[in-house]
Molecule: SAM riboswitch aptamer (S box leader)
Organism: Cytobacillus oceanisediminis
RNA sequence: UUCUUAUCAAGAGAAGCUGAGGGACCUCGCCCUAUGAAGCUUCGGCAGCAGGCAAGUAUGCACUGUGCCAACUCCAGCAAGCGAAGCUUGAAAGAUAAGGA
Numbered sequence: 001u002u003c004u005u006a007u008c009a010a011g012a013g014a015a016g017c018u019g020a021g022g023g024a025c026c027u028c029g030c031c032c033u034a035u036g037a038a039g040c041u042u043c044g045g046c047a048g049c050a051g052g053c054a055a056g057u058a059u060g061c062a063c064u065g066u067g068c069c070a071a072c073u074c075c076a077g078c079a080a081g082c083g084a085a086g087c088u089u090g091a092a093a094g095a096u097a098a099g100g101a
Stems, first nucleotide, its partner, number of pairs: 001101008013043005021032003026077002029074001044069003049065003052061003073093001078090005
């Protein structure tokens, strides 16, 4: 990098450095942001995918490897259904984990 499978309505932030953007890409809307964006560091937390341990078809712990800590993956874009607005479902794309090439 790519393929397969599973999940994506829940959950969880402070400090320091720094200083203008950020919410994956494009378009649109909306939102966050000098009462400090993104990034980095430290500490903390959430979750429970794989391993581990206990248990023994359940389940628990949170030790190890990851992941995550505004808003449904912020919403929409493609398809179908339904009265217009719009809503619902699915797909695509994306993210994460495990396994394979």